[in-house]
Annotation
This is a predicted structure of a 140-nucleotide RNA (SAM riboswitch aptamer (S box leader)) from a Candidatus Fermentithermobacillaceae bacterium.
RNA sequence: CUUUCAUCGAGAGGCGGCGGAGGGACAGGCCCAAUGAUGCCACGGCAACCCAUCCCCAGGGAAUAACCCUGCGGGAUAACGGUGCCAACUCCUGCGGACUGAAGCGCCUUUAGCGCGGGGUACGGUCCGGAAGAUGAGAG
Numbered sequence: 001c002u003u004u005c006a007u008c009g010a011g012a013g014g015c016g017g018c019g020g021a022g023g024g025a026c027a028g029g030c031c032c033a034a035u036g037a038u039g040c041c042a043c044g045g046c047a048a049c050c051c052a053u054c055c056c057c058a059g060g061g062a063a064u065a066a067c068c069c070u071g072c073g074g075g076a077u078a079a080c081g082g083u084g085c086c087a088a089c090u091c092c093u094g095c096g097g098a099c100u101g102a103a104g105c106g107c108c109u110u111u112a113g114c115g116c117g118g119g120g121u122a123c124g125g126u127c128c129g130g131a132a133g134a135u136g137a138g139a140g
Stems, first nucleotide, its partner, number of pairs: 001140008013043001016041003022032003026094004044086003049082002052077005057071005090132001095129007104116004
């Protein structure tokens, strides 16, 4: 970097140190930021993806109840290990569909114009699915 699977409405950050301008992936919006953000370090915390321990269930091995193995199985723990995470639902929307409201909605160099629409329609709301992204576990 590519790919497969799972998850993404819950949870948890404030004090200190460094540093000094953008940051929230991208675009639009909307936020955060010299009252110092984002980032890095230390400390603290959350969670339970992998690992681990235990209980249950199912299947199997064994002469057997004790033992052992297996599991897209259910649950508990979080004290070790590998990660991850700790503004805003992945901050919202990006594409499609269903239902529903609907006569206007949007842009701009703003008194002048342009675009979409004028009717199950532009545009809006709710829901579902997708795309993109993030994280983990595997594969290349």
Description:
Its mean pLDDT, the model's own confidence on a scale to 100, is 78.